[in-house]
RNA sequence: UGCAAAGGGCAAACCUCGCGAAAGCGGGGGACGCAAAGUCACCGGUCUACCGGAUCACCAAGCAGUUGAUCCCAUGACGGCAGGACUGCCAGA
Numbered sequence: 001u002g003c004a005a006a007g008g009g010c011a012a013a014c015c016u017c018g019c020g021a022a023a024g025c026g027g028g029g030g031a032c033g034c035a036a037a038g039u040c041a042c043c044g045g046u047c048u049a050c051c052g053g054a055u056c057a058c059c060a061a062g063c064a065g066u067u068g069a070u071c072c073c074a075u076g077a078c079g080g081c082a083g084g085a086c087u088g089c090c091a092g093a
Stems, first nucleotide, its partner, number of pairs: 001091002009034002014029006032080001038086003042083001044081001045078003052072006
């Protein structure tokens, strides 16, 4: 460096079973693709919002509380999103 070869590897969508509040994850089936589609959430980005917070409504003398709606929030995720770190098969140089 990867146009070619050899032996192989991984596995998107979708289906299915399980886990999760969700995003999503794991097993099985399945192949759209992938030369790091191997590993690490470090940085950016994206997704989600159980818990928590705010406002409003309901209730109520008031406080508190219940319920509902909307918004905020990563501590949850995504590496098959760009960057970074680490490692690696074959072939060539």